[in-house]
């Protein structure tokens, strides 16, 4: 960088350093010197890995493997305003408005981008 799978309305500081932006992108619209971005330190969570406890499958023989739950968290990650802040393509219903298209507005699906896990 590419495929692929999984996941997102829960969680998580009134702390140092640092100074002006930032929420991926576009457009809306929020946060921000009552201080932005990054750094640490400090939490949350449980994707992998480890380690335990229960059921179940397979195999073989008393040992293993694999699923699934739960539990714990010292290890690799992540997260640590707002729903992945919201739409951004499409389908459907409602409604307006008008001429068969708009717009609004709810719900489903996709896309896109995030994170993790494998694989090229």
């Nucleotide at each position: 960088c590419u495929c692929u799978u999984a996941u997102a309305a829960a969680g998580a500081g009134c702390g140092g350093c640092g100074g002006a932006g930032g929420g991926a992108c576009a457009g809306g619209u929020c946060c921000u010197g009552u201080g932005a971005a990054g750094c640490c330190c400090g939490g949350c969570a449980a994707c992998c890995a480890c380690u335990c406890c229960a059921a179940g499958u397979c195999a073989a023989g008393a040992u293993g493997a694999c699923u699934u739950g739960g539990a714990a968290a010292a290890g690799g990650u992540g997260c640590u305003a707002c729903a992945u802040c919201c739409u951004g393509c499409a389908a459907a219903a409602u409604a307006c408005a008008c001429a068969u298209u708009g717009u609004a507005u709810u719900u489903u699906g996709a896309a896109a981008g995030a994170u993790a896990a494998g694989a090229g």